[in-house]
Description:
A computed fold for a 77-nucleotide RNA from a Woeseiaceae bacterium, annotated as c-di-GMP-I riboswitch aptamer. The model forms 94% of the base pairs in the Rfam consensus.
């Protein structure tokens, strides 16, 4: 130096509600907020769950449902 995960420190993100704005809608952006999060960063790839439509098909939305995929901060034995 490299790996490394307890527990620490510096920290970060922001559920539910509000408030403006787009959008048929699901929801999204700011702002406020602060339940919770060790990936609660990001990807819509699989599974779900939801919105429009419905004779099917097809399309959008959620990453804070779960999987997988990628990237990352401290750093003890």
């Nucleotide at each position: 130096g490299a790996c490394g995960a307890c527990u620490a420190a510096g920290g970060g993100c922001a559920c539910a509600c509000c408030u403006u704005u787009c959008g048929u809608g699901a929801g999204a952006a700011a702002g406020g907020g602060u339940c919770g999060c060790a990936a609660a960063g990001c990807u819509a790839c699989c599974g779900g769950u939801c919105u429009a439509g419905u004779u099917a098909a097809c399309a959008g939305a959620c990453a804070g449902c779960g999987g997988a995929g990628u990237u990352a901060c401290c750093g003890a034995a």